[in-house]
Molecule: small-subunit ribosomal RNA
Organism: metagenome
């Protein structure tokens, strides 16, 4: 110090998650010690039980008991010593000690003041303390009560009570004089008159008390500044309320009461109201600012079952006091009574949860007491609890055959586990045991002795005193001995495998993981991180600069109010006096201690303590600076106005006035249409429309000017005059003199639309109605058409009120236009203001851009933001006639919603350009009939794959068995094959017989070689096998496509924050990213092209099986022979073509040119070659492979059957429908393959298919008719002499075997079909058409199929609109699985918060009314008292209680409302592309919806 998430990716904005500390924690697992803290956070619920406050006998009386002495009638009494408990009285009980209800407050913090005050006990000073007097508790005695309790009578002390004396510097009247002030007023130093005092005790040298009175000290009251939470959907609050004098109270000021008088007091700088809290010191946390926090400890409040009261007291409105009410609980005898753990312990409940009904007064400390001492749950100490923080151990060293084992793997082997065990050797210091010693904390006080000393005291010794605790602590023993765990491993985050599970069990902070290879689930091995702990939850700060003072923002991400005047507040020009309040310095005073920090020290370290020190960023005063700001006075003139001219301009309001379009209506022309649409039709017209021309009416908007322009605050604002209003500008520099900015509330203006009320209504034109359009059309188009649009007066108060950019002032390179002013004018090109526009520099910006008209740089104010949805929303408040406006939340829900810009992809977007893409042709497919694939259907089984193009005559270049992979069945298990090993045998195998459908089973028979190792077959064992079982979404290889389309990329460089871009764009031009040229590019690859084969021309070479011109032989005849290399031809190797030449065009590539030349010309023709890549394209069934899987069977072997089914349906073919044809006869050229289980001349038979003979040839040699064509004949337009389908019958061939299911012949049957709807395919030249011919496969063939070869051989292209496919620039995008994309709204169903609501049900807090306890004050004739007084009666207040209205909060409701959400539901298709009607925005009216339409506005 950051990180992960929004995208294909990028920057940016912006939420949401992580890594960090932390805690009075709890929970899950695990746990050896030991110090030092810490421990009901919930229910301020309830409380059994014991304990928490007593002491004084040196204040009093004075007993019970006991002891002792005497008496005794043995019951007892009685002296004397001691003398509990109780009681009077004194002190204390107001501390100490819990808790956090209440409290938003002068509670609490800090700081000041009291001249307005009180203080027991403590100290210091002064003075005094005389004398008397009457009573009650107790104790005795009677009595009522169950009890608590209480009532009566008698007698009695006192340091308890009175009464008088005696007093002062104290109180209270009066009064003189001096002097401080601080407003009342204080202080000093006198005079005079009034009141008020006491206690003794104990010892008797003295001491502790008592009394008044100033002083201290501590402690407390009151009072002010400042500071102290949230919510304005609480905005106004107040009647003792403000204030006065006067009275009462109080220690004391005070409306603290109380009467009267005055009308005042607080509030936007938040009153009040509601909400929620005890506050500080600290706490955590943070670089700090802050933010959170308020256990423990330390100060201060407030509370004591809940409410009220006062009483005592020095102090209380009193935890363990009193009294009244209440609610609860116990007790009872039913009359009445008793209580109050928020003390310590415990209980029960509550909850996730929080200890022991413990010891001690040894020490600290309080209370009393002369004192010893009592008393003390304060406090120390012990007990449970890893709840936390610190410390220590669980062993050190050695040890390699890297043991076993356990995981993993490429599996003989090898890696980890891992020096890690084992095993040796060391240590028992720590810690567990076991035994022993064994503390400090104690110092005083008392008590006993010295010594000083006038006493009080003081000093030294000595003596006793420990809960904890025999504990720390030390020593001895013996032995590695007693002691490891929990999370995690996908990325953030450190740490990988391997197996199981298969969207399933399950995980998860965020993002996300599982749908057969899961480092993510579960388990295991290993690893990582901590460590007597580890994890998880839950909160708090950080990280978040994500509330921003340090420190953010608003063109478009969320954000600028629709404008403008202005009020309060904020800020504010130059100079100069003053004043010092801010500011600044420098001094005092406080700022508690503990904390933090720093140092030093003390427990062995540390935790944790002690002590010094520094801080405590505050506050308060004193001095003192005067630059800034304030504040006050003077001045200035440059902000700012004012004033003279000038000029402007759709500004504003009224009033008039024009014309041209439209309507409508007269009239006239005039005739069948018109009108409208993509076409149409509804409307209109023969009752005369349209159309054309005169008249005449109305409302409404003003053409051209006219703009990229004026003008206005802003909304807006247009004919043309006229009045009236306003103002911005520009010159002049005459006045003023700071008068200014901005501006929360406020008030004012604010388009459309919409209200109201009255008009007006020509044209438009929401809704409506109708006609189209459609699956549908509540729309888009068409014909009408109200309301409005328009005037007048009132409302409404909203928009994309847009520059999506507040409003002012100031600075900051420049260029070029317009407006309207001034100012210059012929040297010159150039001034100045002010407004409007454009391109730009720095600069700023995520970036698209902005850029003197800022989004720059700076200052002042004011608005307004803080993830998306819920929400333009509820509630509630306000305005509003409404329609709505304004303001404006919450549960829930999601992990992103967004800008910008970047590469694709798309577009019913542009441009430009290809391609048999259309278009011009020519055959075709779709109709028929067969073949042939396929779907479906069937079946035991019809095996398996191929599935839009780019499956479907396809894998299959040959399913009758085989084949085969299917299905019925009968068999086999090292298995039909192959290889190692061991062992066994010379049998097996063959042959032969039974049996079987075959395999198989069964018997019989026969019988190897050898160099003696073995070979050779077999059989058994092992090890090995085998699967066309799945996954082509694990792969390999190969294949299709897009595409033979021109394009895919890469160094370096250069722009850009980056995705990337540039080079690849542009201008040509080309088949082509093909060249040229231009350019921040320069260059390279992988496609193009060319290199390679075939073909068209030639040369040369070679010369058989080919050829045959000359020679020569020879035949009926033929290169048949000899020969011969010339031709043809075969087939090496060569040349040739390259826009090379010529003309034109052009800057060049390059095109043009029936050009020349040439076999060929503009890449001749063809093939073979297919970039980066898509499609998870096909293919696990050609093959190869990971993995799953199955092993007497999914393997394997036979028989048989299937793959050939068949209502149907597509595909792909062939054959046809004829006469450009059939049929007959005759006859003419090929090229390229193929042949020995082969291809076959020739005879012969057979109608024939073939069969029976039989020559050649393993082939340039032998075998292989070419058809179309030509030429003669017929057929004559028909279901035929077309057409051959089906059937019947004979057969022929091939195979073990043609039923299921072969080709073929031959006779005979002669179907449908007479050119095929919509739609759709092929081909641009030797092509389409058409004719044949071969060949793989093969025994045969279902071949009409495929792959080849020749042979006859066209037709037609204007041309790129449109269809479909491509390529390149561009542009929009809400797509990126990428338009087969996204994506809206209603409805239906399931959850799950809300909102309304008739009502019900409870909480607070306030009004008013009535009651009205104790209780203080107040009154008071009877009755007590001599009296002081009292009782008792009255009255004022007041807790509670009732009752009543209304507000308010919460809950829960029948029924309703919309939202939100949930893999695959219905309607539609609103938006994203010109989204197929551009779209959004105010608004109104329609409409299952989403929307549509009217108006007006915006470009986003």
């Nucleotide at each position: 110090a950051g990180a992960g998430u929004u995208u294909g990716a990028u920057c940016c904005u912006g939420g949401c998650u992580c890594a960090g500390g932390a805690u009075g924690a709890a929970c899950g697992u695990u746990a050896g010690c030991g110090g030092c803290g810490g421990g009901c956070c919930u229910a301020a619920u309830a409380c059994a039980u014991g304990c928490a406050a007593g002491u004084c006998g040196a204040g009093g009386g004075g007993u019970a008991u006991a002891g002792u002495g005497g008496a005794u009638u043995c019951g007892u009494c009685u002296g004397c010593u001691a003398g509990a408990g109780a009681c009077c009285g004194g002190c204390g009980c107001a501390c100490g000690g819990g808790u956090g209800c209440g409290u938003a407050a002068c509670g609490c913090g800090u700081a000041u003041g009291c001249a307005a005050c009180c203080u027991g006990c403590c100290c210091c000073u002064u003075a005094c303390a005389c004398g008397g007097g009457a009573a009650u508790a107790g104790c005795c005695c009677u009595c009522c009560g169950a009890a608590a309790g209480g009532a009566g009578g008698a007698u009695u002390a006192a340091u308890a009570c009175c009464c008088g004396a005696u007093g002062g510097u104290a109180c209270c009247u009066u009064u003189g004089g001096a002097u401080g002030a601080c407003a009342u007023c204080g202080u000093c130093c006198g005079g005079a008159g009034g009141u008020u005092a006491a206690a003794g005790a104990u010892u008797u040298u003295a001491u502790c008390g008592g009394u008044a009175a100033g002083g201290g000290a501590u402690g407390g009251g009151c009072a002010u500044g400042c500071g102290u939470c949230u919510g304005a959907u609480u905005a106004g609050c107040u009647a003792g309320u403000u204030g006065g004098g006067g009275g009462g109270g109080u220690a004391a000021c005070g409306g603290c009461c109380c009467a009267c008088c005055a009308a005042g007091g607080c509030g936007a700088c938040g009153a009040u109201c509601a909400g929620u809290a005890g506050g500080g010191g600290u706490u955590c946390u943070g670089a700090g600012a802050g933010g959170a926090u308020g256990a423990u400890c330390c100060c201060c409040c407030a509370c004591a079952c809940c409410g009220g009261u006062a009483c005592u007291g020095a102090g209380a409105c009193a935890c363990g006091g009193a009294c009244c009410g209440g609610a609860c609980u116990c007790c009872u005898a039913c009359g009445g009574g008793a209580g109050g753990c928020a003390g310590c312990a415990g209980u029960a409940a509550g909850g996730a949860a929080u200890a022991u009904u413990g010891g001690u007064c040894a020490a600290u400390g309080g209370g009393c007491g002369a004192g010893a001492g009592c008393c003390u749950g304060a406090a120390c100490c012990a007990g449970c609890c890893a709840c936390g923080c610190c410390g220590c151990g669980u062993g050190c060293a050695g040890g390699a055959a890297g043991a076993a084992g356990g995981c993993c793997c490429u599996a003989c082997g090898g890696g980890u586990u891992g020096u890690a065990a084992a095993c040796u050797g060391c240590u028992u210091u720590u810690u567990a045991u076991a035994c022993g010693g064994g503390a400090a904390g104690a110092a005083a006080g008392u008590c006993c002795c010295c010594c000083u000393u006038g006493c009080g005291a003081g000093g030294g010794g000595g003596u006793g005193u420990g809960a904890c605790g025999g504990u720390a602590c030390c020593g001895u023993a013996g032995g590695a001995a007693u002691a490891a765990g929990c999370a995690u491993c996908g990325g953030c985050u450190a740490a990988c495998u391997c197996c199981g599970u298969g969207c399933c069990a399950g995980c998860a902070g965020c993002c996300g993981c599982g749908g057969u290879a899961a480092u993510a689930c579960g388990g295991a091995g290993g690893a990582u991180g901590c460590a007597a702990g580890c994890g998880u939850u839950a909160u708090c700060c950080g990280g978040a600069u994500u509330c921003a003072u340090u420190g953010g923002g608003u063109u478009u991400a969320a954000a600028g109010g629709g404008u403008g005047c202005g009020u309060a507040g904020g800020c504010g020009g130059g100079c100069u006096u003053g004043u010092a309040a801010g500011u600044c310095a420098g001094g005092g005073g406080u700022g508690a201690a503990a904390u933090c920090c720093g140092g030093c020290a003390g427990c062995u370290c540390a935790a944790c303590u002690g002590u010094c020190g520094a801080a405590c960023u505050g506050c308060c005063u004193c001095u003192g600076a005067u630059a800034c700001u304030g504040c006050a006075g003077g001045u200035c003139u440059u902000g700012a106005g004012u004033c003279g001219a000038c000029a402007u301009g759709a500004a504003g309001c009224a009033g008039g006035c024009g014309g041209a379009a439209u309507a409508u209506g007269g009239c006239a022309u005039g005739u069948a249409g018109c009108g409208g649409u993509g076409a149409a039709a509804u409307g209109c017209a023969u009752a005369g429309a349209u159309a054309u021309g005169c008249c005449a009416u109305a409302g409404a908007a003003c053409a051209c000017c006219g703009a990229u322009a004026g003008c206005g605050a802003a909304g807006g604002c247009a004919g043309c005059c006229u009045g009236c209003u306003a103002a911005a500008g520009u010159c002049g520099u005459a006045c003023u003199g700071a008068c200014g900015c901005u501006g929360a509330u406020g008030c004012a203006c604010g388009a459309a639309a919409g209200c109201g009320u009255g008009g007006g209504u020509a044209g438009c034109g929401a809704a409506c109605a109708g006609g189209a359009u459609u699956g549908g059309a509540u729309a888009c188009c068409c014909u009408g058409g109200u309301a409005g649009u328009c005037c007048a007066c009132g409302c409404c108060g909203u928009a994309a009120a847009c520059g999506a950019u507040g409003a002012u002032c100031a600075c900051u390179c420049g260029c070029u236009g317009c407006a309207u002013g001034c100012g210059a004018u012929a040297g010159a090109c150039a001034g100045u203001a002010u407004g409007u526009g454009g391109c730009c520099a720095a600069g700023c910006g995520a970036a698209a851009g902005c850029g003197u008209u800022a989004a720059g740089u700076g200052a002042u104010c004011c608005a307004c933001c803080u993830g998306g949805g819920g929400a333009a929303u509820a509630c509630g408040a306000u305005c509003g006639c409404a329609a709505g406006g304004u303001u404006g939340a919450a549960a829930c829900u999601c992990a992103a919603a967004g800008g910008a810009a970047u590469u694709g992809a798309c577009g019913g977007g542009g441009g430009c350009c290809c391609g048999c893409a259309c278009a011009a042709g020519c055959g075709g497919u779709g109709g028929a009939g067969c073949a042939u694939g396929u779907g479906g259907u069937u079946u035991a089984a019809u095996u398996c794959g191929a599935u839009g193009a780019u499956a479907c005559g396809c894998g299959a270049g040959g399913a009758a068995c085989c084949u085969u992979a299917c299905c019925g069945g009968g068999g086999c298990u090292u298995g039909a094959a192959a290889g190692g090993c061991g062992u066994c045998c010379g049998a097996c195998a063959g042959u032969c017989c039974c049996u079987g459908a075959a395999a198989g089973g069964g018997g019989a028979u026969u019988u190897u070689c050898u160099u003696c190792g073995g070979a050779c077959g077999g059989g058994c064992g092992c090890c090995u096998a085998g699967g066309u079982g799945c996954u082509g979404c694990a792969u390999g290889g190969c294949u299709g496509u897009c595409g033979u389309c021109a394009g895919c990329u890469c160094g370096u460089g250069c722009c850009g924050u980056g995705a990337g871009g540039u080079g690849u764009u542009g201008g040509g031009u080309u088949a082509a990213g093909u060249c040229c040229c231009g350019c921040a590019a320069c260059g390279a690859g992988c496609g193009c092209a060319a290199c390679c084969c075939c073909u068209a021309c030639u040369g040369u070479c070679a010369g058989u099986u080919g050829c045959u011109a000359a020679c020569a032989g020879g035949u009926a005849a033929u290169g048949c022979u000899g020969a011969g290399g010339a031709c043809u031809c075969u087939g090496g190797c060569g040349g040739a073509a390259c826009u090379g030449c010529c003309c034109g065009u052009g800057c060049a590539a390059a095109c043009g040119g029936a050009g020349a030349g040439g076999a060929a010309g503009g890449c001749g023709g063809g093939g073979a070659c297919g970039a980066c890549g898509u499609c998870a394209a096909g293919u696990c069934a050609u093959c190869a492979c990971g993995g799953c899987c199955c092993u007497u069977a999914u393997g394997u072997c036979c028989c048989g059957g299937g793959c050939u089914a068949c209502a149907c349906a597509c595909g792909u073919g062939c054959u046809a429908c004829a006469a450009u044809g059939g049929c007959g006869c005759a006859u003419a050229c090929a090229g390229a393959g193929g042949g020995c289980a082969g291809c076959c001349a020739c005879c012969a038979c057979g109608c024939g298919a073939g069969u029976g003979g039989g020559a050649g040839c393993g082939a340039a040699u032998c075998c292989u008719u070419a058809a179309a064509g030509u030429g003669c004949g017929u057929c004559u337009c028909a279901g035929u002499u077309c057409g051959g389908a089906u059937c019947g019958g004979a057969g022929u061939c091939u195979g073990c075997a043609a039923c299921u299911c072969g080709a073929c012949u031959c006779c005979g049957u002669g179907a449908a079909g007479c050119c095929g709807g919509a739609a759709u395919c092929g081909c641009u030249a030797g092509u389409a058409a058409u004719c044949g011919c071969g060949c793989a496969u093969c025994a045969g063939c279902c071949a009409u199929g495929g792959c080849g070869c020749g042979g006859u051989g066209a037709a037609u292209a204007c041309g790129u609109u449109c269809c479909c496919g491509g390529g390149c620039c561009u542009u929009g995008u809400a797509c990126a699985c990428a338009c087969c994309g996204c994506c809206c709204g209603u409805c239906u169903a399931g959850c799950c918060a809300u909102g309304g609501a008739a009502g019900c049900c409870g909480g607070a807090a306030g009004c008013g009314c009535c009651u009205g306890a104790a209780g203080u004050c107040c009154g008071u004739a009877a009755c007590c008292g001599c009296a002081a007084g009292g009782a008792g009666c009255g009255g004022c207040c007041c807790a509670g209680g009732g009752c009543g209205a209304a507000a308010u909060c919460g809950g829960u409701a029948a029924c309703u409302g919309g939202g939100g959400u949930u893999a695959a539901g219905u309607c539609g298709g609103a938006a994203c592309a010109a989204g197929g009607u551009a779209g959004c925005c105010g608004u109104a009216c329609c409409g299952g919806a989403a929307g549509g339409u009217g108006c007006g506005g915006c470009u986003g």